Overview
The RNA shown here (SAM riboswitch aptamer (S box leader)) has 113 nucleotides and comes from a soil metagenome.
RNA sequence: CUCAUUGCGAGGGGUGGAGGGACAGGCCCGACGAAGCCCCGGCAACCACGUUGUAGCAUCUGCGGGUGCGGCGACACAGGUGCCAAUUCCUGCGGCAUCUGCCGAAAAAUGAG
Numbered sequence: 001c002u003c004a005u006u007g008c009g010a011g012g013g014g015u016g017g018a019g020g021g022a023c024a025g026g027c028c029c030g031a032c033g034a035a036g037c038c039c040c041g042g043c044a045a046c047c048a049c050g051u052u053g054u055a056g057c058a059u060c061u062g063c064g065g066g067u068g069c070g071g072c073g074a075c076a077c078a079g080g081u082g083c084c085a086a087u088u089c090c091u092g093c094g095g096c097a098u099c100u101g102c103c104g105a106a107a108a109a110u111g112a113g
Base pairs, nucleotide, nucleotide: 001113002112003111004110005109006108011040012039013038014037015036019029020028021027023092024091025090026089041084042083043082046080047079050075051074052073053072054071056069057068058067059066060065088107093104094103095102096101
């Protein structure tokens, strides 16, 4: 930089000692113990691996079919990541509707390339 996803889900202990929720404004969490680090546990299913169904392509054929590649779907697993307060906590920019909503974008996060 590109693509996909982001209203679901899942926390205890030890250590530590005041911050944390990206940024800004709000609003929250926090001495009934924040961040960070360690241990154990869990959630999820992006990638990898496996089974299977099916469109397609290639190839072989004795024309019955076989084999390989492979898009999509289902199931399984948990190796590489990720995650385990609040919708990505809300808003930020634009449009529509009108005083509070809807849609889209941006930004951010995560994964894959």
The RNAcentral record of the sequence draws on MGnify. Its Rfam family is "SAM riboswitch aptamer (S box leader)". Its family is annotated with regulation of gene expression in the Gene Ontology. Rfam's curators write: The SAM riboswitch is found upstream of a number of genes which code for proteins involved in methionine or cysteine biosynthesis in Gram-positive bacteria. Its mean pLDDT, the model's own confidence on a scale to 100, is 81.